[in-house]
RNA sequence: AGUAGGACGAAUGAUCGCGGCUGCAUAUGCAGACGAGGAAAGUCCGGGCUUCACAGGGCAGGAUGCCGGAUAACGUCCGGUGGAGGCGACUCCAAGGAAAGUGCAACAGAAAUAAACCGCCGUCAUACGGUAAGGGUGGAAAGGCAGUGUAAGAGACUACCGUCUCCCUGGCGACAGGGAGGGCUCUGUAAACCCCAUUCGAAGCAAGACCAGACAAAAGCGUUGACGUGGCCCGCCAGCUUUAGGUAGGUCGCUUGAGGUGACUGGCAACAGUUCCCCUAGAUAGAUGAUCAUUCACGACAUAACCCGGCUUACAGUCCUGCU
RNA sequence: CGAAUGGCGGAAUUGGUAGACGCGCUAGACUCAAAAUCUGGUUUCCACAAGAAGUGAGGGUUCGAUUCCCUCUUCGCCC
Numbered sequence: 001a002g003u004a005g006g007a008c009g010a011a012u013g014a015u016c017g018c019g020g021c022u023g024c025a026u027a028u029g030c031a032g033a034c035g036a037g038g039a040a041a042g043u044c045c046g047g048g049c050u051u052c053a054c055a056g057g058g059c060a061g062g063a064u065g066c067c068g069g070a071u072a073a074c075g076u077c078c079g080g081u082g083g084a085g086g087c088g089a090c091u092c093c094a095a096g097g098a099a100a101g102u103g104c105a106a107c108a109g110a111a112a113u114a115a116a117c118c119g120c121c122g123u124c125a126u127a128c129g130g131u132a133a134g135g136g137u138g139g140a141a142a143g144g145c146a147g148u149g150u151a152a153g154a155g156a157c158u159a160c161c162g163u164c165u166c167c168c169u170g171g172c173g174a175c176a177g178g179g180a181g182g183g184c185u186c187u188g189u190a191a192a193c194c195c196c197a198u199u200c201g202a203a204g205c206a207a208g209a210c211c212a213g214a215c216a217a218a219a220g221c222g223u224u225g226a227c228g229u230g231g232c233c234c235g236c237c238a239g240c241u242u243u244a245g246g247u248a249g250g251u252c253g254c255u256u257g258a259g260g261u262g263a264c265u266g267g268c269a270a271c272a273g274u275u276c277c278c279c280u281a282g283a284u285a286g287a288u289g290a291u292c293a294u295u296c297a298c299g300a301c302a303u304a305a306c307c308c309g310g311c312u313u314a315c316a317g318u319c320c321u322g323c324u
Numbered sequence: 325c326g327a328a329u330g331g332c333g334g335a336a337u338u339g340g341u342a343g344a345c346g347c348g349c350u351a352g353a354c355u356c357a358a359a360a361u362c363u364g365g366u367u368u369c370c371a372c373a374a375g376a377a378g379u380g381a382g383g384g385u386u387c388g389a390u391u392c393c394c395u396c397u398u399c400g401c402c403c
Base pairs, nucleotide, nucleotide: 001324002323003322004321005320006319007318008317010295011294012293013292014291015290016289018035019034021032022031023030024029037301041312042311044310045309046308047307048306049204050203051202052201056233057232059230061200062199063198064197065196066080067079068078069077070076081095082093083092084091085090096195097194101193102192103189104188105187117135118134119131120130121129122128143161144160146158147157148156162184163183164181165180166179167178168177169176170175208252209251210250211249217243218242219241220240221239225237227235259278260277262275263274264273265272266271325400326399327398328397331347332346333345340387348366349365350364351363352362353361367377368376369375380396381395382394383393384392
């Protein structure tokens, strides 16, 4: 100077004030323990949970995409293989298939699906014929490079590389190494349509359950139709649609969990198992504030609303460890 | 679910190298003067030319991106 990972982002004590819980009291009080984050943000994924009817099957549509593992699951994570970047430590990959098919490749260039502008040769020149080595255009002219050969050339032939097929060795595998043979093959593009493999019911705590309370009907359809369907089949139900009026308050769901810390064992790791200990916000017009003292970097990004596992984004500042 | 492109409105979005068209601004012509009309110019880096950069911002796919994909910002609509 870089690179990878981690921790903190305030702590302790006192006084007053706020919130629910537990206990005692009810003169509405006393005591105890507890009380916002690493992202609580975005709502991008995956679930737990609730409802549908006592259930299903395709189609459309979406997602993932090398291999093996972890996980409740995932588009996440760990380890590897291949490729790209970097002096290096390391970082990134949207990484199946172009020989199933259909599209697209402007301009330039002779030509973008099969072609000859210049050049070379037959030939001194022209017509004509041969050629795809050299030059030019382009991101890409249909294997590359060095020779033999030829009128001049060309995988026409040879050696090496590349590619395809087969075999052997190692590996669970992606793949790596080696050998033999043949074609020397009509380029690229799938974050183009598509094909292949795997997978996805819908809606969501404003889900839903219970109690209380108030009221008013009218018209239409009637096996028409409703159903948690985007659409079809099947299934199930008996009411459905429109207009108008009334009520909308309380309780539960609501926090003990795929939970957390330590130790040991297995594993490269993600993680799994065993054991000891711990309980840590549940508001509902919405609780965390103020003062003082000490330490001190405290001025950043910013405040839970059913819960959890990740991803992405924002961030003043402080510290630790490994490697180049 | 939809959108963001000059000073303003608003095209191009079968991927082929931007700003059509209309207004505004500006120089000239015309007119006694003005309006109307006509001709040119009008994003940034520059005084000019050439060139480069530019479609809300950043990154990616591709030979090539306003258009396709991912993340972020802002605005609007619906349940």
Molecule: RNase P RNA; transfer RNA
Organism: mouse gut metagenome